[in-house]
Parts: sequence; C1' cells; structure tokens
RNA sequence: UCCCGAUAAAGCCAGCCCUUCUGUGAGGGGGGGGACGGAAAGCGGCGGGUCUUUGUGUACAAAGAUGGCCGAGCUGCCGAA
Repeated sequence: UCCCGAUAAAGCCAGCCCUUCUGUGAGGGGGGGGACGGAAAGCGGCGGGUCUUUGUGUACAAAGAUGGCCGAGCUGCCGAA
C1' cells in the first nucleotide's frame, strides 16, 4: 500500500415520521426537528430495476424521478485482528 472492517477513537451522513416551501405527478426535491440505520448512506443516472407524467397502436415510445434498490465507474476518513 492492497485486502479487510473492531462493542476502538475523532468526525460525517440521515430511512420512516412531524413541520414548512416547491413540483401536473413520482417511492420527487429544498429547509428545520428528530434518529431507522450507513465504511462510501461521498460523487455522477452509464447498464438493469422500480416509480411518475404525456402520447398511443395497451405494451411500447418520449420526458422525468430514485446514488439509502442492484451492478459497474471515480474519489475518500480511521487502523485492531
């Protein structure tokens, strides 16, 4: 250094819910509270999945959402076994 990941240390993020703003809508997004959890729950929708809207020939197309669904990619804190 890599693999790996501890009832270690210091920090970090924030499911569901409440509240507020926003979007035609989404399992959508932003702020505040709180904490289920997370070693990539950091970043980017590239592939698949799921969800929404619109169109239609009704299972397809287009547009959008999800990075806390999976895979792959880039980057990264700590250091016991």
This is a predicted structure of an 81-nucleotide RNA (c-di-GMP-I riboswitch aptamer) from a Desulfuromonadaceae bacterium. It was read from a public genome assembly, where an Rfam model found it. Model confidence (mean pLDDT): 84 of 100.